[in-house]
Context: one part of a larger RNA
RNA sequence: CCCGCGGCAAGACGGAAAGACCCCGUGAACCUUUACUGUAGCCUGAUAUUGGCCACAGAUAUCGCAUGCGUAGGAUAGGUGGGAGGCGAUGAUCCGGCAGUUCUGGCUGUCGGUUAGCCAACGUUGAAAUACCACCCUUGUGCUAUUUGUAUCCUAACCGCGCUCCGUGAAUCCGGGCGUGGGACAGUGUUAGGUGGGCAGUUUGACUGGGGCGGUCUCCUCCAAAAGAGUAACGGAGGAGCGCAAAGGUCGGCUCAGUGCGGUUGGCAAUCGCACGACGAGUGUAAGGGCAUAAGCCGGCUUAACUGUGAGACCCACAAGUCGAGCAGAUACGAAAGUAGGCCCUAGUGAUCCGGUGAUCCCGUGUGGAAGGGUCAUCGCUCAACGGAUAAAAGCUACCUCGGGGAUAACAGGCUUAUCCUUCCCGAGAGUCCACAUCGACGGGAGGGUUUGGCACCUCGAUGUCGGCUCGUCCUAUCCUGGAGCUGGAGCAGGUUCCAAGGGUCCGGCUGUUCGCCGGUUAAAAGGGCACGCGAGCUGGGUUCAGAACGUCGUAAGACAGUUCGGUCCUUAUCCGCCACAUG
Numbered sequence: 001c002c003c004g005c006g007g008c009a010a011g012a013c014g015g016a017a018a019g020a021c022c023c024c025g026u027g028a029a030c031c032u033u034u035a036c037u038g039u040a041g042c043c044u045g046a047u048a049u050u051g052g053c054c055a056c057a058g059a060u061a062u063c064g065c066a067u068g069c070g071u072a073g074g075a076u077a078g079g080u081g082g083g084a085g086g087c088g089a090u091g092a093u094c095c096g097g098c099a100g101u102u103c104u105g106g107c108u109g110u111c112g113g114u115u116a117g118c119c120a121a122c123g124u125u126g127a128a129a130u131a132c133c134a135c136c137c138u139u140g141u142g143c144u145a146u147u148u149g150u151a152u153c154c155u156a157a158c159c160g161c162g163c164u165c166c167g168u169g170a171a172u173c174c175g176g177g178c179g180u181g182g183g184a185c186a187g188u189g190u191u192a193g194g195u196g197g198g199c200a201g202u203u204u205g206a207c208u209g210g211g212g213c214g215g216u217c218u219c220c221u222c223c224a225a226a227a228g229a230g231u232a233a234c235g236g237a238g239g240a241g242c243g244c245a246a247a248g249g250u251c252g253g254c255u256c257a258g259u260g261c262g263g264u265u266g267g268c269a270a271u272c273g274c275a276c277g278a279c280g281a282g283u284g285u286a287a288g289g290g291c292a293u294a295a296g297c298c299g300g301c302u303u304a305a306c307u308g309u310g311a312g313a314c315c316c317a318c319a320a321g322u323c324g325a326g327c328a329g330a331u332a333c334g335a336a337a338g339u340a341g342g343c344c345c346u347a348g349u350g351a352u353c354c355g356g357u358g359a360u361c362c363c364g365u366g367u368g369g370a371a372g373g374g375u376c377a378u379c380g381c382u383c384a385a386c387g388g389a390u391a392a393a394a395g396c397u398a399c400c401u402c403g404g405g406g407a408u409a410a411c412a413g414g415c416u417u418a419u420c421c422u423u424c425c426c427g428a429g430a431g432u433c434c435a436c437a438u439c440g441a442c443g444g445g446a447g448g449g450u451u452u453g454g455c456a457c458c459u460c461g462a463u464g465u466c467g468g469c470u471c472g473u474c475c476u477a478u479c480c481u482g483g484a485g486c487u488g489g490a491g492c493a494g495g496u497u498c499c500a501a502g503g504g505u506c507c508g509g510c511u512g513u514u515c516g517c518c519g520g521u522u523a524a525a526a527g528g529g530c531a532c533g534c535g536a537g538c539u540g541g542g543u544u545c546a547g548a549a550c551g552u553c554g555u556a557a558g559a560c561a562g563u564u565c566g567g568u569c570c571u572u573a574u575c576c577g578c579c580a581c582a583u584g
Stems, first nucleotide, its partner, number of pairs: 001584001004581001006579003011575002014571002022405004027401001029397001031395002035202005041195009051154002055150007063142004068137001078136005085119003094113008158182006165176003205217003214234001218240006241386001242284001243343002248302007256280001258276005282291002285348001287346003306329004312323003318387001331340003354380007362373002412459001413457001414455003418452001420448006429439002466541001467539003471533001472530005479504003482499006506520005547565004551560003
């Protein structure tokens, strides 16, 4: 060295399981509730099964009786029509009693007495006689009928119970008989209102230097924006979700802010006068761009804050958005030329569907109408997640599941190095004096890649995660041991720096701890890298599944870098590597 045997497990990001953590999906499922929408069940009403006799109360109808009072007027005039006469021994008128009613003036009925008359057209009144007749109205009352409700009672539906009865022969079942209790209730059907996580179907947004929490989501102005337009970020700053009948139109006129000087109270600054004064004022509202020929300020008259259109452009994926001369009609102002289709401009907003209202020549299911629709105008959305999924919607999952992702987090690595560690420069100062024996403010530079981070680059069809044990190996920024310089080194013991990695660098108590504190030693009890070395080497105390509890939060399901007890660690070594052995 080849081949082989026996071993060990550092590597083959070894094997096993399309990661359980995390995120994503307009995925699924379970669970919860004061999410949404339903629904079983329950409650209540109506009605059918469902009948009887009374009583009371209400409604309606026929009939009878009554009832009706603004003022003028004999006085309590309900309306309209007919009408010149009507009523009276079948008892008018008058008087007295009683009852009802009432606006206290009367009206109506009845009984007794009396005994032959009483009332009407007249003049006043919007309307003329309850003299008489007819049809009605308002309000009230009585009888009858119908109907509704309430309450008591009844028995025959219906529902129970009993019997030494029967079908029947065993039957406590079923049916019948008899008796008895309840009773038109209950039960049941239909229908309506309520209640209803008992159950069901679903919803529960996106952006995001992972996700959640927070913030944001449409529109306007500026910067970023790199001198055409446009241009991103959870970049830097502000505004809007209106207002105005004048703050619009037109005609005419005016010039602001500020400063100086003068002037009663009056002052730095009020109102007044003179001068200078291109714009620094003002502009309804943010900012930018404009504006003095004014778009700023004041006055007169007014409604163009019009109707029907629109050449041509800007912007632009679409849908939208923006400007607009001119023409026709009717108008305002102006002597006229002319100007005016809102406001100095750019924010002040919402598609479609569905529905309302007004108008209209349109359609109108055989025809005429109507219903309904169209067209024009207009109204109803913080549809603000603002191109708006529905008229209508929240949570939990550690009991979980599927499809995916290293498009995206937690471990490790990588890049970076703010932070961290080491070091250098400067040297204010401390060190009695003296910056530099030693220490070194304020600042500046570099190195390292052990901390906490940032980024999200391999890995989510899996790279096992803290600590301990075992086994090491490397670095030096050296704790000890060795060699030196300086010293504010007398010696001893130190301080500080330089060289040096050969070897060494403890045992215990507490805690899962790394760390740390403590006890006792030591020459010393140095710091780090190796996937915070090492789980196909061990452990499994911690963390990080399913059980359970406490505190806290939550209505609840449940949740908590809060706590607590418990909780399956698989793999026979193919290759490389390493150890030992045997033959050649």

The part of an RNA shown here (large-subunit ribosomal RNA, domain V) has 584 nucleotides and comes from a Phycisphaerae bacterium. It matches the Rfam family "Bacterial large subunit ribosomal RNA". The coordinates come from a structure-prediction model, not an experiment, and the mean pLDDT is 84. The RNAcentral record of the full RNA draws on ENA.